Large-subunit ribosomal RNA, domain I from Falsiroseomonas stagni DSM 19981, 505 nucleotides, folded computationally.
It was read from a public genome assembly.
Lineage of the source: Bacteria > Pseudomonadati > Alphaproteobacteria > Roseomonadaceae > Falsiroseomonas stagni.
It matches the Rfam family "Bacterial large subunit ribosomal RNA". Rfam links the family to the GO terms ribosome and structural constituent of ribosome.

[in-house]
Context: one part of a larger RNA
RNA sequence: AGCAUGUGGUGGAUGCCUUGGCGAUGAUAGGCGAAGAAAGACGUGAUAGCCUGCGAAAAGCCUGGGGGAGCUGGCAAAUAAGCUUUGAUCCCGGGAUCUCUGAAUGGGGAAACCCACCCGCGAGGGUAUCCGUAUCUGAAUACAUAGGAUACGGAGGCGAACCGAGUGAACUGAAACAUCUAAGUAGCUCGAGGAAAAGACAUCAACCGAGAUUGCGAAAGUAGUGGCGAGCGAAAUCGCAGGAGCCUGGCAAAGAUAGCAUUCUUCUUAGCAAAACAGUCUGGAAAGGCUGGCCAUAGCAGGUGAUAGCCCUGUAUGCGAAAAGAGGAGUGUGGUACUAAGUUGCGAACAAGUAGGGCGGGACACGUGAAAUCCUGUCUGAACAUGGGGGGACCAUCCUCCAAGGCUAAAUACUCAUCAUCGACCGAUAGUGAACCAGUACCGUGAGGGAAAGGCGAAAAGAACCCCGGGAGGGGAGUGAAAUAGAUCCUGAAACCGCAUGCUU
Numbered sequence: 001a002g003c004a005u006g007u008g009g010u011g012g013a014u015g016c017c018u019u020g021g022c023g024a025u026g027a028u029a030g031g032c033g034a035a036g037a038a039a040g041a042c043g044u045g046a047u048a049g050c051c052u053g054c055g056a057a058a059a060g061c062c063u064g065g066g067g068g069a070g071c072u073g074g075c076a077a078a079u080a081a082g083c084u085u086u087g088a089u090c091c092c093g094g095g096a097u098c099u100c101u102g103a104a105u106g107g108g109g110a111a112a113c114c115c116a117c118c119c120g121c122g123a124g125g126g127u128a129u130c131c132g133u134a135u136c137u138g139a140a141u142a143c144a145u146a147g148g149a150u151a152c153g154g155a156g157g158c159g160a161a162c163c164g165a166g167u168g169a170a171c172u173g174a175a176a177c178a179u180c181u182a183a184g185u186a187g188c189u190c191g192a193g194g195a196a197a198a199g200a201c202a203u204c205a206a207c208c209g210a211g212a213u214u215g216c217g218a219a220a221g222u223a224g225u226g227g228c229g230a231g232c233g234a235a236a237u238c239g240c241a242g243g244a245g246c247c248u249g250g251c252a253a254a255g256a257u258a259g260c261a262u263u264c265u266u267c268u269u270a271g272c273a274a275a276a277c278a279g280u281c282u283g284g285a286a287a288g289g290c291u292g293g294c295c296a297u298a299g300c301a302g303g304u305g306a307u308a309g310c311c312c313u314g315u316a317u318g319c320g321a322a323a324a325g326a327g328g329a330g331u332g333u334g335g336u337a338c339u340a341a342g343u344u345g346c347g348a349a350c351a352a353g354u355a356g357g358g359c360g361g362g363a364c365a366c367g368u369g370a371a372a373u374c375c376u377g378u379c380u381g382a383a384c385a386u387g388g389g390g391g392g393a394c395c396a397u398c399c400u401c402c403a404a405g406g407c408u409a410a411a412u413a414c415u416c417a418u419c420a421u422c423g424a425c426c427g428a429u430a431g432u433g434a435a436c437c438a439g440u441a442c443c444g445u446g447a448g449g450g451a452a453a454g455g456c457g458a459a460a461a462g463a464a465c466c467c468c469g470g471g472a473g474g475g476g477a478g479u480g481a482a483a484u485a486g487a488u489c490c491u492g493a494a495a496c497c498g499c500a501u502g503c504u505u
Base pairs, nucleotide, nucleotide: 001504002503003502004501005500006499007498008497009496015490016455017454020426021425022423023422024421025420026419027418028417029415030414031158032157039101040100041099042055043054044053046079047078049075050074051073061095062094063093064092065091066090070083071082072081106115107114108113116127117126118125119124129155130154131153132152133151134150135149136148137147162193163191164190165189166188167187173180177227203210204209214241215240216239217238218237224232225231245407246406247405250346251345252344253343259333260332261331262330263329264328265327266326267325268324269323271319272318273317277292278291279290280289281288293310294309295299301313302312303311356380357379358378359377360376361375362374363373366392387402388401389400390399391398442449443448462489465476466475467474468473
């Protein structure tokens, strides 16, 4: 030095586990905000820090319910001081307080800071901008108007997706590329609601007829469109879901709804009751084995020293609200506003710079094409029901409908969030980036990027005491079923590194 055997170290794979994720189903909710939100800063405890809670009334105050023996949140013990059957801690409803920043709104500002004015003895209140209404003022400029001031009311900001509108790419594909495609997608902006949008035929159809809109299945990858390339791609009609129709400006009258009050009822926000097992064996421990029982509208599930219907929490089932909220029904009241309700009288109205046309674009499955239909930047420009639009150039006949005003539930879309349930979903290099104090540490001027990191044991019983050592660490002793379970702690693979023994060189 090699090989072999044995025994260790290192390392953290594997197995097992799960507090966390992922996906889905059914309900609920679909908003919060100048009565100051979302998000934060700083404080707040007998205690140094962080998390959670809370706000100078600061891990809390008042009050109404529930509950019933311990309690003073967690990491996280310990001590101190207290509270509590005169009902604490805890859970739910209502109320009070709620520093500073933040739409942030008195002015400023490098957010959590600085500086004011008015009223008031003080406590405290007011002072932003825009819009609307009302009143008072009021220029150039006579009347006026613009402007200004005051009062009252509203708005503003945030929020995951869904929705409507405006604006609107490129990579890519066409095996290059320009029309085309990607795609009216992504992005940006505005606006709204729990849904939004659409919607009661100037629609289709075809000489038969249908009868608003929306969504799904088929028609159908059909008819078409297309450097007739790549591709794009209907409709009639049929079957379903769901079904609902209406209104008109002004004045007046009467009178429902909304609103308000109240009664009943259902639900939500705490909860309550809830059956039935013992012996013995193994073992550290029984829920396991054996023996003999019991309950079940409860043998879903979780926990308990191994695998428990009968030990605990629960579960089936039944019951429950002082207070607040939601839905439904009834009664009363109600005449300010809004409006898809209805009636009567007077009276008015059926939609003109519109339809259509020219030019240029866009949307329609349809790229200008034979291109109808819809929208309109620009120039034009009718008829008036004896009328007008459409039926894919256009004309006639025929059929069908009535534009240029408006409203409208449901079927449809989505899930930041709450509750319940489920999974031939993951099991710590997986599953969210994040099972752990994670959008953290860290990186970047910044926009932004973005980790690693779970497991002693049933119970800390977490090793008193002795020895070596400065300590670290170790050896005894002790605990424990086990300490090669000793806190770098379950199991403990491999690479890699030792020691012992044997053989060979």